[in-house]
Context: one part of a larger RNA
């Protein structure tokens, strides 16, 4: 390389949008690019292969054929593919209707709690632990009541519930805004799928500048524990955590399972919609579409398991793997303020 693979053995890109490319629904007409057939020419000879002949056997030699899977010209075929034209509606989309939702952004508001401040009551302890001590407290703490300040997070509802491409999203109100499912018609008429590069988004931590700082808390300090204790426990505590603007671009970014479409026994629960039955009542029952779970059949799997939300059966396209260590490292390139990211070896060794 041909292959064989990627839930857990090596291997799915963190996620989307999308360029080139690859692939692409139904009917019909033309064309004849690919495709298929015939003919002609060429494809040197020798060699290989086959047949016959031949040297005393063998090696060998001779003649003929085949092969040379190709190329060119030409004549045809028209199912499939391509191209061009015409049409269609089952894919895709638009319009319409009511619907569910922590989807996103901005502004404002609220209550509980912690802390702090001030004042009242009140007196000797509080706090903390396995036990203690550091710490706080007669300059009046802890406790309790009232008032005020400030920051952060939103108990219950809350649910293998919902929404979002992923990261993620949870008090309430308003404004702006994205997407989805369902229903019945109308419209467009393949407008589609995937997607190398590219662009955008992307938890936490970290970085730059300016704010903010209640609680928590790396670092740090002290007290314990211990042989030691640069820890686990305790008392404190700074960055940070929060906001605005920018950067970083990584995670066990996980369903460890790429995206899209089609097909393939079931049971049960739950969220959203529609229809039918029934009814005081969308309370219940049934049907159906979409989502989220559990159990399980065939099949698949090394097994575990998976099983209409496939890891089953197929198709299209992308990414990735090829023994362990060295190493996701060095060097080079590129991005970044830096930290570092991306790309990515070899010697050597088992």
């Nucleotide at each position: 390389c041909u292959g064989g693979g990627c839930g857990u053995a090596a291997a799915g890109g963190g996620u989307g949008c999308g360029u080139a490319g690859g692939c692409g629904g139904u009917u019909u007409u033309g064309u004849g690019u690919g495709u298929c057939g015939g003919a002609u020419g060429u494809g040197a000879a020798a060699g290989c292969c086959c047949a016959c002949c031949u040297u005393u056997c063998a090696u060998g030699g001779g003649u003929g054929g085949a092969a040379u899977u190709g190329c060119a010209u030409u004549c045809g075929a028209a199912a499939c593919u391509g191209c061009a034209g015409a049409a269609c509606u089952a894919g895709a989309g638009u319009a319409c209707g009511g619907u569910a939702g922590a989807g996103g952004a901005g502004a404002g508001u609220a209550g509980a709690a912690u802390u702090c401040a001030u004042g009242g009551u009140g007196u000797a302890g509080c706090g903390g632990u396995g036990a203690a001590a550091u710490g706080c407290g007669u300059a009046g703490a802890u406790a309790u009541c009232a008032u005020g300040a400030g920051g952060a997070a939103u108990a219950c509802c809350g649910g293998u519930g919902g929404c979002g491409a992923a990261g993620g999203c949870g008090a309430c109100u308003c404004u702006c805004u994205g997407g989805a499912a369902c229903g019945a018609u109308a419209c467009u008429g393949a407008c589609g799928c995937u997607g190398a590069g590219g662009c955008a988004c992307g938890a936490a931590a970290g970085c730059u500048a300016g704010g903010g700082g209640a609680g928590c808390a790396a670092a740090c300090a002290g007290g314990a524990u211990u042989a030691g204790a640069u820890a686990c426990c305790c008392u404190g505590g700074u960055a940070g955590u929060c906001c605005u603007a920018g950067c970083u671009g990584u995670a066990a970014a996980c369903g460890g399972u790429g995206u899209a479409c089609a097909c393939u026994u079931g049971g049960u629960g739950u969220g959203g919609g529609a229809c039918g039955g029934u009814u005081c009542a969308c309370c219940c029952c049934g049907u159906u579409c979409c989502g989220c779970g559990c159990c399980g059949g065939a099949g698949c799997u090394a097994a575990c398991g998976u099983g209409u939300u496939a890891a089953g059966u197929g198709u299209a396209c992308c990414g990735c793997c090829u023994g362990g260590g060295g190493a996701g490292u060095a060097c080079g390139g590129u991005c970044g303020c830096a930290a570092g990211g991306c790309u990515a070896a070899a010697a050597c060794u088992c």
Overview
The part of an RNA shown here (small-subunit ribosomal RNA, central domain) has 350 nucleotides and comes from a metagenome. The RNAcentral record of the full RNA draws on SILVA. Rfam family: Bacterial small subunit ribosomal RNA.